[in-house]
RNA sequence: UCGUGCUAGAUGGGGAACUGGCGGUGCCCUGUACCCGCAAUCCGCCAUAGCGGGAUCGAAUUCCCCCUCGAGGGCCUGAGGUUACCGUGACUGCUGGCAUCGUGUGGUGUUGAAGGUUGGGUCCUGCGCGGCGAGAGCCUGUGAAUCUGGUCAGGUCCGGAAGGAAGCAGCCAUAAGCAGUCCCUCUCGGGUGCCGCAGGGUUACCUGGCUGGAGCUGGCUGGUGUCGGUAAGACGGAGAGCUCGGUUCGACAGGGGGUGCACGA
Numbered sequence: 001u002c003g004u005g006c007u008a009g010a011u012g013g014g015g016a017a018c019u020g021g022c023g024g025u026g027c028c029c030u031g032u033a034c035c036c037g038c039a040a041u042c043c044g045c046c047a048u049a050g051c052g053g054g055a056u057c058g059a060a061u062u063c064c065c066c067c068u069c070g071a072g073g074g075c076c077u078g079a080g081g082u083u084a085c086c087g088u089g090a091c092u093g094c095u096g097g098c099a100u101c102g103u104g105u106g107g108u109g110u111u112g113a114a115g116g117u118u119g120g121g122u123c124c125u126g127c128g129c130g131g132c133g134a135g136a137g138c139c140u141g142u143g144a145a146u147c148u149g150g151u152c153a154g155g156u157c158c159g160g161a162a163g164g165a166a167g168c169a170g171c172c173a174u175a176a177g178c179a180g181u182c183c184c185u186c187u188c189g190g191g192u193g194c195c196g197c198a199g200g201g202u203u204a205c206c207u208g209g210c211u212g213g214a215g216c217u218g219g220c221u222g223g224u225g226u227c228g229g230u231a232a233g234a235c236g237g238a239g240a241g242c243u244c245g246g247u248u249c250g251a252c253a254g255g256g257g258g259u260g261c262a263c264g265a
Base pairs, nucleotide, nucleotide: 001265002264003263004262005261006260009057010056011055012030013029014028015027020046021045022044023043024042034054035053036052037051038050063258064257065256066255067254068253072249073248074247075246076245078244079243080242082240083239085237086236087235088234091233092232093230094229095228096227097226098225099224100223101222104220105219106217107216108215115211116210117209118208119207120206121205122204123200124199125198126197127196128195129193130192132189133188134187135186136185137184139180140179141178142177148173149172150171151170156165157164158163
């Protein structure tokens, strides 16, 4: 140096979580790198830290160590900014009511404002008148077989006669009742009346006279104060994720170094 056979060892690794700690199953990231059984209300171990059984490779492109790179994960009330939720509501914004001021404007006013004074009306009470409605009376008509009146044909009765008496029908006029009614009279009633008289009241409104001598007034815009409403901004709270920074672990990849035994040639 080469060949053969073994052994150590390898046949994935990492992160978070769990755990006294370690590993595994499960989740996540890388990557392609055996099989079977156990295993998250867990399974198996003890700093020599999965257990049990089997298979392949095997001293180096495959094992071990160091360095570089760095996917990816964890932590930080570290920084920036995004998003949605809850609460506050004495700050800003928006908005409603009330009060007040006053600017500009509108209306009215020397054909006389506000104010003052006086009379009247609207208001209340009483009386009266009218009107409306209802009723009654009056009036008209009708109206009694008989129990209303007058006149009573015919007929009846009394009488010798003269004459007299009662009285049906009819006619006329009426009682009770019924019907009508323009007017007239009386009674009652009222959300009756540009009505009259008297008294009361006069806060408010309208109107007339006198006085007065320049304002008066509705609303809008504006300001102030107060009482609210809304929660857009703002403040506070914690949530999710993005970027950057710090820290921690760190796959894959690259580089370097190191590492057996036996036999034979």
RNAcentral holds the sequence, with entries from ENA. Predicted 3D model of a 265-nucleotide RNA (Bacterial large signal recognition particle RNA) from an Anaerolineae bacterium. NCBI's taxonomy places the organism under Bacteria, Bacillati, Chloroflexota, Anaerolineae. The gene name in the source record is ffs. The coordinates come from a structure-prediction model, not an experiment, and the mean pLDDT is 77. Of the family's consensus pairs, 93% are formed in the model. It matches the Rfam family "Bacterial large signal recognition particle RNA". By type it is a non-coding RNA gene.